[in-house]
RNA sequence: AGGUCGCUGUGAUAAAUUCGCAGCCUCUGAUGGAAACACCAGAGUGAAAACUGGGUUAAUUGACGGGAAACCUUUAAAAUGGUAAUCCGCAGCCAAGGUCGCCUUAGGCGACAAGGUUCAGAGACUAUACGCCCAGAACCUAAAAUUCUUAAAAGGAUUUGGUUAUGAGAUAGUCCACGCUUCGAUGAAAAUCGGAG
Numbered sequence: 001a002g003g004u005c006g007c008u009g010u011g012a013u014a015a016a017u018u019c020g021c022a023g024c025c026u027c028u029g030a031u032g033g034a035a036a037c038a039c040c041a042g043a044g045u046g047a048a049a050a051c052u053g054g055g056u057u058a059a060u061u062g063a064c065g066g067g068a069a070a071c072c073u074u075u076a077a078a079a080u081g082g083u084a085a086u087c088c089g090c091a092g093c094c095a096a097g098g099u100c101g102c103c104u105u106a107g108g109c110g111a112c113a114a115g116g117u118u119c120a121g122a123g124a125c126u127a128u129a130c131g132c133c134c135a136g137a138a139c140c141u142a143a144a145a146u147u148c149u150u151a152a153a154a155g156g157a158u159u160u161g162g163u164u165a166u167g168a169g170a171u172a173g174u175c176c177a178c179g180c181u182u183c184g185a186u187g188a189a190a191a192u193c194g195g196a197g
Base pairs, nucleotide, nucleotide: 007023008022009021010020011019012018024046025044026043027042028041029040031038032037051136052135053134054133055132056131061091062090064089065088066087067086071082072081092117093116094115098112099111100110101109102108103107121176123175124174125173126172127171137164138163139162140161145158146157147156148155180197181196182195183194184193185192186191
């Protein structure tokens, strides 16, 4: 200098950004807010991003309830059926930490809130966060309060408030299961359950 690179995550597929589902980014609008911004909806498609350290790993239940893209089967096409990435809700339970109360007060017990578990491939175990807790860092904001400066205003500093994505409905592993052959049951098939190797 040129070319390539969906902006990022995740799943399917032999593979691609081909598609599904998510997360940010830019603009517009409604609501809240002083503002930054939050949340909802819509329209775009961007070559750039999404910080650091420490603490905690418990519960892991109910044949619980309500949805579901893509894919498979059937069909002229659908519906039905299957499988399922995943989205919600009720009850129960839960480590460190938080709030409140009580007690025999180096601590213990109870209640509550957030969050988690249930929710992997049927599941077991170990660790660890992208979970939860504490502290810090960077950037943005300035109505009110305090303070500095000024003739006054403007302005500065502190306190205020925000942003630093999603990914764990098993993330990293070890086991076990499934994937192979065969038999049986249900079924239109796809498939589901069980036995043997």

The RNA shown here (Group I catalytic intron) has 197 nucleotides. Its Rfam family is "Group I catalytic intron". About the family: Group I catalytic introns are large self-splicing ribozymes. They catalyse their own excision from mRNA, tRNA and rRNA precursors in a wide range of organisms. The core secondary structure consists of 9 paired regions (P1-P9). On this family, see Cate et al., Science 1996: "Crystal structure of a group I ribozyme domain: principles of RNA packing". Model confidence (mean pLDDT): 77 of 100.